[in-house]
This is a predicted structure of a 70-nucleotide RNA (c-di-GMP-I riboswitch aptamer) from a pig gut metagenome. The sequence is in RNAcentral, with records from MGnify. The coordinates come from a structure-prediction model, not an experiment, and the mean pLDDT is 89. Its Rfam family is "c-di-GMP-I riboswitch aptamer". Gene Ontology term of the family: cyclic-di-GMP binding.
RNA sequence: GCAAACCCAGAGAAAUCUGGCGGCGCAAAGCUAUAGGGACUAAACCGUAAGGUAUGUCAGCCAGUUGCCG
Numbered sequence: 001g002c003a004a005a006c007c008c009a010g011a012g013a014a015a016u017c018u019g020g021c022g023g024c025g026c027a028a029a030g031c032u033a034u035a036g037g038g039a040c041u042a043a044a045c046c047g048u049a050a051g052g053u054a055u056g057u058c059a060g061c062c063a064g065u066u067g068c069c070g
Base pairs, nucleotide, nucleotide: 001026002025007020008019009018010017011016024060030065031064032063036062037061038058039057040056045052046051
């Protein structure tokens, strides 16, 4: 410096996100999502059904990249 979970308000089909509170943690917890891998959700679509599927989501999962101090 950033800011987890819980809780409150809102958006969304959901995953999740935004704001407030809060502070678990992090030397990159800065940035990057059809330009790598992986994970989550499944509205629409497909299927008799079970279910399948991302163009949706996650970078505080790995990764790429930039950077402070020494």